RNA sequence: GGGCUCGUAGCUCAGGGGAAGAGCACUGCCUUCGCAAGGCAGGGGCCACGGGUUCAAAUCCCGUCGAGUCCA
Numbered sequence: 001g002g003g004c005u006c007g008u009a010g011c012u013c014a015g016g017g018g019a020a021g022a023g024c025a026c027u028g029c030c031u032u033c034g035c036a037a038g039g040c041a042g043g044g045g046c047c048a049c050g051g052g053u054u055c056a057a058a059u060c061c062c063g064u065c066g067a068g069u070c071c072a
Stems, first nucleotide, its partner, number of pairs: 001071007010024004018055001026042005048064005
């Protein structure tokens, strides 16, 4: 320098046009003498960034940045 894959909640990941969810973590309540486990409820994400297409974009297209991997 070129090819491919990826970037979504604190972490690990779903979601691939009608607009965001799970598990773990965190907070409160129930239960216990107390802790753990369990149950219920809740907070937290302008979906890496910029532009384009569309009535509508996390999702499709282009570019940039970053990570991984392969080739030279």
This is a predicted structure of a 72-nucleotide RNA (transfer RNA) from a Methanocellales archaeon. Taxonomically the source falls in Methanocellales (Archaea, Methanobacteriati, Methanobacteriota, Methanomicrobia). RNAcentral holds the sequence, with entries from ENA. Rfam family: tRNA. Its family is annotated with triplet codon-amino acid adaptor activity in the Gene Ontology. The coordinates come from a structure-prediction model, not an experiment, and the mean pLDDT is 83.